[in-house]
RNA sequence: ACUCGAUAAAGGCAAACCCGUCGAAAGGCGGGGACGCAAAGCCAUGGAUCUACAGCUGAGUUUCAGCCAGGACAGCCAGGUUGCCGUG
Numbered sequence: 001a002c003u004c005g006a007u008a009a010a011g012g013c014a015a016a017c018c019c020g021u022c023g024a025a026a027g028g029c030g031g032g033g034a035c036g037c038a039a040a041g042c043c044a045u046g047g048a049u050c051u052a053c054a055g056c057u058g059a060g061u062u063u064c065a066g067c068c069a070g071g072a073c074a075g076c077c078a079g080g081u082u083g084c085c086g087u088g
Base pairs, nucleotide, nucleotide: 002088004086005085012037013036017032018031019030020029021028022027035075041081042080043079045078046077047076049072050071055067056066057065058064059063
């Protein structure tokens, strides 16, 4: 430097759900909580998925329907990048 995650140790993260908070929403953040995770650390580059405030279109008029990422997701899959312990 690379392969792998059997075993062990030091530790780490935290799904659902609940509370608070921000947001139009998806969802984010903080606290509680653990289903799981060897990158469940980090980056929206490609695909997937979610949402539709604004905008556009149509009806119509204090509204409804459709379209749409400039939004979200890294715990969906690739890709990039950094890294603990053990192992060959």